[in-house]
């Protein structure tokens, strides 16, 4: 230098045009002599920047930038 891939809460993921969703984790109430464990309930991300399509974008297209893989 070239091709493809990922980029979503605190961590690991899903979501594949129609107003973001579990899972561990926090926290709070309950149970417990406590402690785990078990329930119940709550906060927390506008989806990597920036543009462009669309009536409407995480989701599609350009485009930077980061991390990978594999070719040279």
């Nucleotide at each position: 230098g070239g091709u493809c891939g990922c980029u979503u809460g605190g961590c690991u993921c899903a979501g594949c045009g129609g107003u973001a969703g579990a899972g561990c984790g926090u926290c709070g109430c309950a149970u417990u002599c406590a402690c785990a464990u078990u329930g119940c309930g709550a906060a927390g991300g506008c989806c990597g920047g920036g543009g462009g399509u669309u009536c409407g974008a995480a989701u599609c297209c350009c485009u930077c930038a980061g991390c990978g893989a594999c070719c040279a």
The RNA shown here (transfer RNA) has 72 nucleotides and comes from a Patescibacteria group bacterium. Rfam family: tRNA. Rfam classes the family as a transfer RNA. Lineage of the source: Bacteria > Bacteria candidate phyla. Model confidence (mean pLDDT): 83 of 100.